Transfer RNA from Candidatus Moranbacteria bacterium GW2011_GWE2_36_40, 74 nucleotides, folded computationally.
Rfam family: tRNA.
The sequence was found in a public genome assembly.
The coordinates come from a structure-prediction model, not an experiment, and the mean pLDDT is 80.
[in-house]
RNA sequence: GGGCUUAUAGCUCAGCUGGUUAGAGCGCGUCACUGAUAAUGACGAGGUCUCAAGUUCGAAUCUUGAUAAGCCCA
Numbered sequence: 001g002g003g004c005u006u007a008u009a010g011c012u013c014a015g016c017u018g019g020u021u022a023g024a025g026c027g028c029g030u031c032a033c034u035g036a037u038a039a040u041g042a043c044g045a046g047g048u049c050u051c052a053a054g055u056u057c058g059a060a061u062c063u064u065g066a067u068a069a070g071c072c073c074a
Base pairs, nucleotide, nucleotide: 001073002072003071004070005069006068007067010026011025012024013023019057028044029043030042031041032040050066051065052064053063054062
């Protein structure tokens, strides 16, 4: 220098060929249960879907560029 893959909650990840409130498990908070914890159950908080631009009635999803991480080639 060239190419490929990945980037979504504190962590690990899903999200189908664009569609009407963005999710799960763990973790966190409150309550119930208990003599007290753990476990269990209920409820809740937590997101500019890496950033910018574009296409579209509509983008986490498509296109382009950038950034970061990993891998391959030279």